[in-house]
Small-subunit ribosomal RNA, 3' major domain from a metagenome, 477 nucleotides, folded computationally. The full RNA is in RNAcentral, with records from SILVA.
Context: one part of a larger RNA
RNA sequence: UGACGGGGGCCCGCACAAGCGGUGGAGCAUGUGGUUCAAUUCGAAGCAACGCGCAGAACCUUACCAGCCCUUGACAUGCCACGACGGUUUCCAGAGAUGGACUCCUCCCCGCAAGGGGCGUGGACACAGGUGCUGCAUGGCUGUCGUCAGCUCGUGUCGUGAGAUGUUGGGUUAAGUCCCGCAACGAGCGCAACCCUCGCCCUUAGUUGCCAUCAUUUAGUUGGGCACUCUAAGGGGACUGCCGGUGAUAAGCCGCGAGGAAGGUGGGGAUGACGUCAAGUCCUCAUGGCCCUUACGGGCUGGGCUACACACGUGCUACAAUGGCGGUGACAGUGGGACGCGAAGGGGUGACCCUUAGCAAAUCUCAAAAAGCCGUCUCAGUUCGGAUUGGGGCCUGCAACUCGACCCCAUGAAGUCGGAAUCGCUAGUAAUCGCAGAUCAGCACGCUGCGGUGAAUACGUUCCCGGGCCUUGUACA
Numbered sequence: 001u002g003a004c005g006g007g008g009g010c011c012c013g014c015a016c017a018a019g020c021g022g023u024g025g026a027g028c029a030u031g032u033g034g035u036u037c038a039a040u041u042c043g044a045a046g047c048a049a050c051g052c053g054c055a056g057a058a059c060c061u062u063a064c065c066a067g068c069c070c071u072u073g074a075c076a077u078g079c080c081a082c083g084a085c086g087g088u089u090u091c092c093a094g095a096g097a098u099g100g101a102c103u104c105c106u107c108c109c110c111g112c113a114a115g116g117g118g119c120g121u122g123g124a125c126a127c128a129g130g131u132g133c134u135g136c137a138u139g140g141c142u143g144u145c146g147u148c149a150g151c152u153c154g155u156g157u158c159g160u161g162a163g164a165u166g167u168u169g170g171g172u173u174a175a176g177u178c179c180c181g182c183a184a185c186g187a188g189c190g191c192a193a194c195c196c197u198c199g200c201c202c203u204u205a206g207u208u209g210c211c212a213u214c215a216u217u218u219a220g221u222u223g224g225g226c227a228c229u230c231u232a233a234g235g236g237g238a239c240u241g242c243c244g245g246u247g248a249u250a251a252g253c254c255g256c257g258a259g260g261a262a263g264g265u266g267g268g269g270a271u272g273a274c275g276u277c278a279a280g281u282c283c284u285c286a287u288g289g290c291c292c293u294u295a296c297g298g299g300c301u302g303g304g305c306u307a308c309a310c311a312c313g314u315g316c317u318a319c320a321a322u323g324g325c326g327g328u329g330a331c332a333g334u335g336g337g338a339c340g341c342g343a344a345g346g347g348g349u350g351a352c353c354c355u356u357a358g359c360a361a362a363u364c365u366c367a368a369a370a371a372g373c374c375g376u377c378u379c380a381g382u383u384c385g386g387a388u389u390g391g392g393g394c395c396u397g398c399a400a401c402u403c404g405a406c407c408c409c410a411u412g413a414a415g416u417c418g419g420a421a422u423c424g425c426u427a428g429u430a431a432u433c434g435c436a437g438a439u440c441a442g443c444a445c446g447c448u449g450c451g452g453u454g455a456a457u458a459c460g461u462u463c464c465c466g467g468g469c470c471u472u473g474u475a476c477a
Base pairs, nucleotide, nucleotide: 001477002476003474004473005472007471008470009469010468011467012466013465015461016460019425020424021423022422023421026317027316028315029314030313031312032311033310034308035307042053043052064303065302066301067300068299069298070297073127077126078125079123080122081121082120083119086105087104090101091100092099093098107118108117109116110115129292130291132290133289134288138286139285140281141280142279143277145275150189151188152187153186154185155184156165157164158163169180170179171178195269196268197267198266200236201235202234203233204232205231206230209226210225211224214223215222239263242257243255244254245253246252319418323377324376325375326374327373328372335366336365337364340359341358345354346353347352384415389410390409391408392407393406395404431453432452433451434450435449436448437447
């Protein structure tokens, strides 16, 4: 100087408390451990691994296993030779990769030519190739403490020195934020602001959007209009600016004060200091070293990653009446669409199918929002719950056996609110309800977004956890 303390003081945070809803019990989904297996590829491991890499494993992916094949190689550069050795059609063997036969066509560009270049095949060698090892050799990227308020420097001063001071103190703040004081005076990286978005107003603009006034129509449909809504570009607006109180006359704090759409950082986002964990990643990529080179490289078929006594994490659905079922049919926002979205019409109980209008979309379309409202059921393992299983179908795709989703009929399991323990959340939040998108042929209870309805509680900081500042002890570094 740090680190640590079941030392002290001050102060924060959904840290506790006060509340609301869960997890832990059930069934299923999903990840992991374990076990099994020819293989169940690999990584991730307290917080900060475990719906994580994977924004989508039937083949492919695929890195794993078995079998069958190739060896200058699937891919790159260089050398030599050849110019149909190439392309196309059909057939045979084979699981295919591949091998063989057959039909037709007979290389391309520049150039008169020589020659050059391209393309293809064959050959020899340099080499290719490796998701093989080392994240404790690395770059890059990322997590975490933590959006915590800290981390430092120059000069000066003090100390023999390590170092201190500044950065401590008194107030204050979300903040090393600001004020005052002070052997310090300044400065940098952080904080804040500058950026994006939501909330109010104005201006500009008016189609595909809108419709107050005038006609018109089944319908903003048409004429007309751009006031309004909206769209999207530019501006304004909030600064403790004003008033009162308080404070040290300061910074600031308080006010169901004013004004205002908004008030004390207005809400949300992006933004992550010096560093810590030899944290994670050599399987995104890059890369040192090591290792393989007829194989640890490459191709293919089939299998596996989907196994199942069990254990854990994360979710979904429930156990019902604030509900189930039937009817009714109102109101969103974000988005997507051409090998696409697919209206209306028709068929089917349905998944879906037929036909095709429109639309590269403020125009057409996905599209039905769902919770809501009305009726019924009357507390039961039920008209709750839907697992499981049998049968039949539909769609995607070369192909749904291992191993897809969906529909119909039948079946109708556990489950009556969950032990010890444990998680999230402070407002348009929790809870609850649906919608969209990425990935994607097909496949979503996951993820990322979007809107609808919309709470309760916070006395307080003694205690648990994490953190900041000052101080104290130390045989620790």